[in-house]
RNA sequence: GCAAUUAAAUGGCAAACUUGCCGAAAGGUGAGGACGCAAAGCCACGGGCCUGUAGAGAGCGUUUCAUCUCCAUGGUAGCCGGGUUACCGGG
Repeated sequence: GCAAUUAAAUGGCAAACUUGCCGAAAGGUGAGGACGCAAAGCCACGGGCCUGUAGAGAGCGUUUCAUCUCCAUGGUAGCCGGGUUACCGGG
């Protein structure tokens, strides 16, 4: 110096929920709030999962409308893998 694991110390992040805003939705974001997290810092590269605007196909009807299926270009990093950066210092 690097990697794994793990005491101590300084601290850090912030689930559910409440609320304002954005969004078709999933979800994101500000404030409050802590379930937890040693990367629960960052990145959609691979897999999974969520949503379904737009599009396509059905179906009803024959005036319209509702509904179902497929589909990511949307999302999820606190689903997993991967990449990358990083505090402390006893073993």